[in-house]
Context: one part of a larger RNA
RNA sequence: UGACGGGGGCCCGCACAAGCAGCGGAGCGUGUGGUUUAAUUCGAGGCUACGCGAAGAACCUUACCUGGGCUUGACAUCCCACGAACAAACCUGAAAAGGGGCGGUUCCUUCGGGACGUGGAGACAGGUGCUGCAUGGCUGUCGUCAGCUCGUGUCGUGAGAUGUUCGGUUAAGUCCGAAAACGAGCGCAACCCUCGGUGUUAGUUACAAGUGUCUAACACGACUGCCUGCGGCAAGCAGGAGGAAGGUGGGGAUGACGUCAAGUCAGCAUGGCCUUUAUGUCCAGGGCUGCACACACGCUACAAUGGCGCGUACAAUGGGUCGCGAAACCGCGAGGUGGAGCCAAUCCUGCAAAGCGCGUCGUAGUUCGGAUUGUAGGCUGCAACUCGCCUGCAUGAAGUCGGAGUUGCUAGUAACCGCAGAUCAGCACGCUGCGGUGAAUACGUCCCGGGCCU
Repeated sequence: UGACGGGGGCCCGCACAAGCAGCGGAGCGUGUGGUUUAAUUCGAGGCUACGCGAAGAACCUUACCUGGGCUUGACAUCCCACGAACAAACCUGAAAAGGGGCGGUUCCUUCGGGACGUGGAGACAGGUGCUGCAUGGCUGUCGUCAGCUCGUGUCGUGAGAUGUUCGGUUAAGUCCGAAAACGAGCGCAACCCUCGGUGUUAGUUACAAGUGUCUAACACGACUGCCUGCGGCAAGCAGGAGGAAGGUGGGGAUGACGUCAAGUCAGCAUGGCCUUUAUGUCCAGGGCUGCACACACGCUACAAUGGCGCGUACAAUGGGUCGCGAAACCGCGAGGUGGAGCCAAUCCUGCAAAGCGCGUCGUAGUUCGGAUUGUAGGCUGCAACUCGCCUGCAUGAAGUCGGAGUUGCUAGUAACCGCAGAUCAGCACGCUGCGGUGAAUACGUCCCGGGCCU
């Protein structure tokens, strides 16, 4: 000078408390550990690993295993020789590939050659091999916490201090005042995007008969500006008026100096080391999906604020040409036939669901719950055995609200309800968004974490 203290003071945060809904018990899904395996590829490991990399493992992906091949190589540049490239049938083979050659005689040209292919020699290629404790870049975390520093001056032998402390105040090192300090920089705030109000302009495909809704471009609007009180009459605080909105209006983007030798050599790049008829590369099949078990995160329930049947109402964000796919018809259904329209404010996806009305069930392992299994089908795709999703019928398991403990959330939030998108041939209980319905509670600061002073 820091860091730490079951030292002190002040302050803050869904940190506790007050509430609401959960998790921990059940079944299933996903991830992980363990175990098994020829292989179950690798990484991530308290908070900050565990629906994480993976926005989607049947083949491919794929890095793993078994087996079959290749060795200047699947890919790049250089040299030499030859030749268009390409390549049907057929044979061997699981394929890769090896034979085989029916056919076919190219393009550019400065006439040197080049493009493309085959063969050869070597320089070299290649490596998801190791080291994230050699690195770049990027990222997580403390933390959107209010801090971290510098120049000059002053003080101190010096390390260093001061400034940055103190009194108020703030979300804030925010501002005011005091003060051996005076200034400045990176952070804070503001400038940016979006939602909420108004006006002007423009209106297609929206809406409708000229205005409003809507769309989208510009502008205005909020600044403690006004009033009262408190205050050093400073910063500011409390209340009020007006206003669509009030004291940072809500949300987002934005992450200081640094910390954890944090994470990543498997996204990429890269030093060093290792490998070179293999740790490279091609292919088939298998594996990543194995299952006594343990944990993490979810989904569905245990029911009557409910289940089922019939009727009926109201969205928003998005996506669409190898695509979205209407009407109509067939099928109980998944789906099929069909092909209008749409390169989309035009057409399609597209009937939102919870809700509301009526009926039924009567507390039961049930008309709750849906696991599991059998069977019959549908779709995608060379191909659903290992190992996809969906539908019908049958089957109907555990489960009667969950121990110790533990998570999220302060308002259009939690909770409940559905919809869309990315990935994607197919596959979503995950993720990212969107709207609908819409609460309860906060006396206070003991715990946890953080900031300042000591």
The part of an RNA shown here (small-subunit ribosomal RNA, 3' major domain) has 454 nucleotides and comes from an uncultured Chloroflexota bacterium. The full RNA is in RNAcentral, with records from Greengenes. Its Rfam family is "Bacterial small subunit ribosomal RNA". The coordinates come from a structure-prediction model, not an experiment, and the mean pLDDT is 84.